[in-house]
RNA sequence: GCGCCAGUGGUCUAGUGGUAUGACAGUGGCUUCCCAAGCCAUUAAUUCGGGUUCGAUUCCCGACUGGCGCA
Numbered sequence: 001g002c003g004c005c006a007g008u009g010g011u012c013u014a015g016u017g018g019u020a021u022g023a024c025a026g027u028g029g030c031u032u033c034c035c036a037a038g039c040c041a042u043u044a045a046u047u048c049g050g051g052u053u054c055g056a057u058u059c060c061c062g063a064c065u066g067g068c069g070c071a
Base pairs, nucleotide, nucleotide: 001070002069003068004067005066006065007064010024011023012022018054025043026042027041028040029039030038047063048062049061050060051059
């Protein structure tokens, strides 16, 4: 330099045109003599810019970051 893949809360992850799932973690409560464990509630996310569309996390183009391969 060229090609391919991926980017979703603090971390890991599901999803694929109609506002995003679950777990861990955090916070508050219940329980307990206390702690741990358990239960309930709650907080918090689609890498960035543009395009298509009534509507984009999803489709298209470009950028950035990371990984892999070729030279």